Parts: sequence; C1' cells; structure tokens
RNA sequence: AAUAUUCUUUGGGGGUUGGUGUAAUUCCACAUCGGCGGUAUUUCAGAAAGUCCGCGAGCGCUUGGUGCGUUGAACAGGUGAGAUUCCUGUACCGACGGUUAUAGUCCGGAUGAGAAAAGAGGUUG
Repeated sequence: AAUAUUCUUUGGGGGUUGGUGUAAUUCCACAUCGGCGGUAUUUCAGAAAGUCCGCGAGCGCUUGGUGCGUUGAACAGGUGAGAUUCCUGUACCGACGGUUAUAGUCCGGAUGAGAAAAGAGGUUG
C1' cells in the first nucleotide's frame, strides 16, 4: 500500500403552536425534519444533492438459503473553467399497522434490521 476474509464499534431527524369539531399532535393554517455511496477530464485551487444515478429500510411473492418484483418528489434565474449539488426565488415528496377523524413529525413492530463508515487482526506485496 492492497485486500475475497475475521472481529469490534458506530450507523435517521422532526409540533409543549393556533383554528374548526362530540372527537384530529391525523383535517385547515403556520412551524419543522432530511439515512448511505457516487457525480467525468485538466488544475495552485475545490463544487457541498430529501427531489440527478444507485443503495438501504418498508411492502408483495417466494423461501432451506436466498432470490425476484415494487418503491416518493424541482423548476427558474445567478456565479463559475466546472454545480439538476452552491446562492436567490418559488414549489414539491415522505413505508407498514394503530387511532373517537385522514399522520414525514404521535403510538407500535424497533433495546430490531440495515446501506455504509471507522478501527483492529489476518493475508499478500
């Protein structure tokens, strides 16, 4: 330095608001949240994504293992060599089950699972 491998650790945020109503943290208004990896070349430099590409969770089928399918949402302008990632403006999206009334934010599966990250060991050079 590389690495099929082993182990350990880490690994998802958010309403104490107002209104209507018999009843809503679910409707309306306002507020608020955003997992992981990637995003060409050149170059002193650096550019950063909920909405681009892919993955994870969830759901369906199958099951010995597993595998397959499904899986939301953005435009315009600006700066720049380079941005669908930055800046400005205006939008939009969010599994399943539960609930006196429809849920991204409440309760539950979940002290779970997991993309992946870091460290250590081993192996190779």